[in-house]
Molecule: c-di-GMP-I riboswitch aptamer
Organism: Elusimicrobiota bacterium
RNA sequence: ACGCGACAAUGGCACACCCCGGAAAACCGGGGGCCGCAAAGCCUCUCGAGCCUGCCUCGAGGGUUCCGGCGAUGGCCGGGACACGGGACUACCUCCGCCUACAAAUGGCGGACACGUCGGCUGGGCUGCCGAA
Numbered sequence: 001a002c003g004c005g006a007c008a009a010u011g012g013c014a015c016a017c018c019c020c021g022g023a024a025a026a027c028c029g030g031g032g033g034c035c036g037c038a039a040a041g042c043c044u045c046u047c048g049a050g051c052c053u054g055c056c057u058c059g060a061g062g063g064u065u066c067c068g069g070c071g072a073u074g075g076c077c078g079g080g081a082c083a084c085g086g087g088a089c090u091a092c093c094u095c096c097g098c099c100u101a102c103a104a105a106u107g108g109c110g111g112a113c114a115c116g117u118c119g120g121c122u123g124g125g126c127u128g129c130c131g132a133a
Stems, first nucleotide, its partner, number of pairs: 004131002012037002017032006035120001041126003045061006051054001063082008085122002087118003094112006
């Protein structure tokens, strides 16, 4: 250094649940709280082009990260590297159907639907602390 992950050490994060706020909801943010986690740290981006139609290739922007420079702080500039498929969840709107009243609405229920949500669903990528076997 790489692989690997201990009845090791320093620490870190924070399920459910409760409160506050946002959202139609899934869920998200903050505080509390600790089920667990060796990555439970970050990424499931946007647009365009191509043909061999693939987790494909290329370019640009944004993001993560590394290096260098500048700056009083916040930060800025330049260069390099990396990346996305599957799955699950919700359904304001829209469409379809049903029910009540009924000429028709309105309301309610059910189904379908993502460009919405989940990195603590999974595959994958990048970065990171320690050093037993």